[in-house]
Predicted 3D model of RNase P RNA and transfer RNA as a complex of 499 nucleotides. Rfam match: Bacterial RNase P class A. Gene Ontology terms of the family: dimeric ribonuclease P complex, tRNA processing and ribonuclease P activity.
RNA sequence: GACCGGACGGCCGCUCUCAGCGUCUUCGGGCGCGGGGAGAGGAAAGUCCGAACUCCGCAGAGCAGUGUGCCGGAUAACGUCCGGGAGGGUGGCCCGUUCUAAAUUUCGCGCUUUUUGCGAAAUUUAGAGUGGCUGACUCGACGGAAAGUGCCACAGAAAACAUACCGCCCGGGCGGCAACGCCGGGGUAAGGGUGAAAAGGUGCGGUAAGAGCGCACCGCCGCGGCAGUAAUGCCGCGGGCAGGGCAAACCCCACACGGAGCAAGACCAAAUAGGGAGGAAGUUCGCGGCUUCGGCCACGGACACGUGCCGGCUCGGUGCGUCAAACCUUCGGGUAGGUCGCUAGAGCCGCGCAGCGAUGCGCGGCCCAGAGGAAUGGCCGUCCAGCAGGAGCAAUCCCGCGGACAGAAUUCGGCUUACAGGUC
RNA sequence: GGGCGCUUAACUCAGCGGUAGAGUGCCAUCUUCACACGGUGGAAGUCAUAGGUUCGAAUCCUAUAGCGCCCACCA
Numbered sequence: 001g002a003c004c005g006g007a008c009g010g011c012c013g014c015u016c017u018c019a020g021c022g023u024c025u026u027c028g029g030g031c032g033c034g035g036g037g038a039g040a041g042g043a044a045a046g047u048c049c050g051a052a053c054u055c056c057g058c059a060g061a062g063c064a065g066u067g068u069g070c071c072g073g074a075u076a077a078c079g080u081c082c083g084g085g086a087g088g089g090u091g092g093c094c095c096g097u098u099c100u101a102a103a104u105u106u107c108g109c110g111c112u113u114u115u116u117g118c119g120a121a122a123u124u125u126a127g128a129g130u131g132g133c134u135g136a137c138u139c140g141a142c143g144g145a146a147a148g149u150g151c152c153a154c155a156g157a158a159a160a161c162a163u164a165c166c167g168c169c170c171g172g173g174c175g176g177c178a179a180c181g182c183c184g185g186g187g188u189a190a191g192g193g194u195g196a197a198a199a200g201g202u203g204c205g206g207u208a209a210g211a212g213c214g215c216a217c218c219g220c221c222g223c224g225g226c227a228g229u230a231a232u233g234c235c236g237c238g239g240g241c242a243g244g245g246c247a248a249a250c251c252c253c254a255c256a257c258g259g260a261g262c263a264a265g266a267c268c269a270a271a272u273a274g275g276g277a278g279g280a281a282g283u284u285c286g287c288g289g290c291u292u293c294g295g296c297c298a299c300g301g302a303c304a305c306g307u308g309c310c311g312g313c314u315c316g317g318u319g320c321g322u323c324a325a326a327c328c329u330u331c332g333g334g335u336a337g338g339u340c341g342c343u344a345g346a347g348c349c350g351c352g353c354a355g356c357g358a359u360g361c362g363c364g365g366c367c368c369a370g371a372g373g374a375a376u377g378g379c380c381g382u383c384c385a386g387c388a389g390g391a392g393c394a395a396u397c398c399c400g401c402g403g404a405c406a407g408a409a410u411u412c413g414g415c416u417u418a419c420a421g422g423u424c
Numbered sequence: 425g426g427g428c429g430c431u432u433a434a435c436u437c438a439g440c441g442g443u444a445g446a447g448u449g450c451c452a453u454c455u456u457c458a459c460a461c462g463g464u465g466g467a468a469g470u471c472a473u474a475g476g477u478u479c480g481a482a483u484c485c486u487a488u489a490g491c492g493c494c495c496a497c498c499a
Stems, first nucleotide, its partner, number of pairs: 001424004006383007014039005020033005041405001045416002048414005053261004060315004065257005070084005085142001087139004092133001094132016143252002148250002150246003165192002167188004172183004200218006219241001220239008265340004275331005282303005288297003304322006333498003347366008384403001386401002389398003425495007434448004442479001450466005472488005
C1' cells in the first nucleotide's frame, strides 16, 4: 500500500415482499393461518468538500462576500484522482575547493656527529566545513513580497530611504622623556556582540584597514535562441548584485460560485378562532357620474412613497397597495394521519480494446434493505483466530475466557476520523 | 435527519499575533468582645484536545471531543 474483517449448521423471533388458503364484509377492504424470497458498512460516522433531485424567479447588472490556487489530464462535478515540473528532507556518489591531523619524501635553519627539534613545499590517507551531481525513498494549502498598506515584541548601533556600540585603519590637537592617555575629524562593514532574521555565500588576490574593489566556483537579475501543449529545462551573451521575512495579515491577479435543503417538495384526509396586537406610505391631470355646490365616488395616466418578488447592499425590472382590504412582523388556535418522493443506480460482476495512468468505450451476465420513534436480534453446537492457566523434553493435549470500530434514514463521488485481529 | 453557535481562574466575562486579565468567590492579615462590612497583601489557568503556518499562537488554519440552540403540517 492492497484486501478481508469470523465460518458452517439447528431452533425461536423482527422488517419488507411474493403468491396461496380460510373467514367476515357496508365489496373499498379487514382478520387469521401456514409457505417461498430478501435484509447494514468499510467506514453506514463527522457533515468537511462536490453533485443528482426538489422548491423559491416577470430580468438582470454592479459592488460586497465566499472558495480554490505550479502545469497538463481524468470526471457529471470537486478542495478528489492520475501523470509531469520545480523545491525541501533522508540516503548514496563522485568531483571542485578550504581547513585540521597523521605518515612519507625533498629543501632550509639549528646541533660536535647520529638520533632528535623547528619551518616550508609536494604526495597519500582520514575527518570536518562549503558547494555540486544523481537517482532510490519520501514530504507538502506549491500563484504574487519587483502594485500598495501593515507587522517584525524583547535584545541590539541598526529590523528596511540602512546603520556605526565595541573593534580595525589614517590624519589633527593637548598632556607625557617614553609607553600611553584624553578630545575631535575621516575611512570601513572583514571581526566581536544582539537577534528567528543583519543587506549575496565560500576562497584567493588586493588594501592604510577594508569592501564585488578584482578574480574562481556557486547563487541572482536582464536579453536572446533551442526543446516542451504547458509548468519548466538547457545553452549563449550581458550585468558586480539591485529587491530581508510574513499573504493559514490586509491585499493584488486568475478562475469558480444565487439561496435553501427529503423536516426539500407533491397529493389526500381530519380538526380549529381564516382570531388578537403592531407597522408604513398621496398629490396632480383627463374623462364620467352624484351633489345640500363645501365636496364625494369610479376609471385611466404621470410622478412620489410603502411593500413583496434572489435571500448582504445599490441600481434596474415587475406585481400589489397608498387610509384600511391585501401585505409584513408577532402572539395565539388546530393536527401529530395516509400515499408519493423512495431506491434500476454517474449500479455491481466478468471479459476484451484504447491509454504510462486516473479513466473511457464495447460485449455478456446480475438485481442487491427500503423500515419510518425506526427491522437486520437471541440461544445452542462444531470449527477458526486470540488471551490466561495446567500437563508434557517436545510435537501436542485439557480447561476457562472470548470476537475491533461501529450501526442504514433521499441518493451518489470523494476526503477525514475510529478500528481487535488476519492475508498478500 | 438537516442547519447553526460556543468552549479562557471555582463562577460570569474581556482579550483576538509579542510577559494571560477584570469582577465575584477563596486564603492570610488588620480592624471588632465576636461576626458582618471595610482596609492591605496573596494564591489560583494544559486558554477543551491534537497537528500545522509563523521567529513567536489563547488569537490564524485543519482535524477531534464536549456542550447548547433552531426546524413539521393546516387555515